[in-house]
């Protein structure tokens, strides 16, 4: 510099155009449960890098851009 692939809750994830005002799991934070604690039960917290385009509709399909990783000279 050019190829390719990723970026979603604090962490790890799931998602394949409408059923998603985005789900799991672990954490954290409240009640219940114990003499307290851990365990267990319940409940609740909190995310689609950013920007533009397509479409009736976009985490999802396309451009760009940033940062991660690999490839190639």
């Nucleotide at each position: 510099g050019c190829c390719c692939g990723g970026u979603u809750c604090g962490u790890c994830u799931a998602g394949c155009g409408g059923u998603c005002u985005a789900g799991g799991a672990c954490g954290c934070c409240g009640c219940c449960c114990u003499c307290u604690c851990a365990c267990g039960g319940c409940g609740g917290u909190a995310a689609c890098a950013c920007g533009g385009g397509u479409u009736c509709g976009a985490g999802u399909c396309c451009c760009g851009u940033a940062c991660c990783g690999g490839g190639u000279a």
Molecule: transfer RNA
Organism: Rubricoccaceae bacterium